[in-house]
RNA sequence: AAUCUGUUUCAGGGCGGAGUGAAAUUCUCCACCGGCGGUGAUGCGGCAUUGACCGCGAGUCCGCGAGCCAUACGGCUGAUCCGGUGCGAAUCCGGAACCGACGGUAUAGUCCGGAAGGAAGAAGCAGCAA
Numbered sequence: 001a002a003u004c005u006g007u008u009u010c011a012g013g014g015c016g017g018a019g020u021g022a023a024a025u026u027c028u029c030c031a032c033c034g035g036c037g038g039u040g041a042u043g044c045g046g047c048a049u050u051g052a053c054c055g056c057g058a059g060u061c062c063g064c065g066a067g068c069c070a071u072a073c074g075g076c077u078g079a080u081c082c083g084g085u086g087c088g089a090a091u092c093c094g095g096a097a098c099c100g101a102c103g104g105u106a107u108a109g110u111c112c113g114g115a116a117g118g119a120a121g122a123a124g125c126a127g128c129a130a
Base pairs, nucleotide, nucleotide: 004127005126006125007124008123009122010121016030017029018028019027031110032109033100034099035064036063037062038061043056044055045054046053047051059098060097067076068075069074080096081095082094083093084092102113103112104111
C1' cells in the first nucleotide's frame, strides 16, 4: 500500500409540436431521457513518455440502488431482437423494437409530492498496521 475503522464531500436525465376534450406536459401521433458496480469482443482513442501507461466503451447481459411487503442481515420488483463485420458479438456498427416505483391530478419514465429525505457507489482526509 491493500484491508479495516472513523470522518468529509459528491452522488439522475427528460414534454418541444400537433390533435381530441369542459378539463390532459397524464389520452392519440411525432419528439425527449437513461443512476451505480461488474463484464466489456484480441474493441476504440490518446501520447515529449509506446507502457504491467492513460482515457472511453450495455437503460433492456450479471448484480445493486431507489420503491413496495404485518416476516426488513429476508422477500418482491422493468425491458431486445434482426442484419453486418469477425475465429468469436449479451456490449461494436446499422436497423427496428421495448422498458421505466409509490401518492396526487383526465390515465404521468418527463408535472407536483414524500424529498433540504434515502441511497447503489465515487473521491478525499485521518487512524490502526506488516